[in-house]
Molecule: transfer RNA
Organism: Minisyncoccota bacterium
RNA sequence: GCGGGUAUAGUAUAAUGGUAGUACGGGACCCUUCCAAGGUCCAGGUACGGGUUCAAUUCCCGUUACCCGCU
Numbered sequence: 001g002c003g004g005g006u007a008u009a010g011u012a013u014a015a016u017g018g019u020a021g022u023a024c025g026g027g028a029c030c031c032u033u034c035c036a037a038g039g040u041c042c043a044g045g046u047a048c049g050g051g052u053u054c055a056a057u058u059c060c061c062g063u064u065a066c067c068c069g070c071u
Base pairs, nucleotide, nucleotide: 001070002069003068004067005066006065007064010024011023012022013021018054026042027041028040029039030038047063048062049061050060051059
């Protein structure tokens, strides 16, 4: 230098054009004499910039970071 892949909550991981979910973790409350365990609820996220579309995490282009291969 070229080609391919990945990027979603603090962590791990689904969703594949139509409300972004789950688990662990965090907070509040309940339960318990207390703790642990358990139950209910809450907060928290689509790497960045454009485009297509009524609507984009999803499709297209570029950038960034990481991984793999070629040279």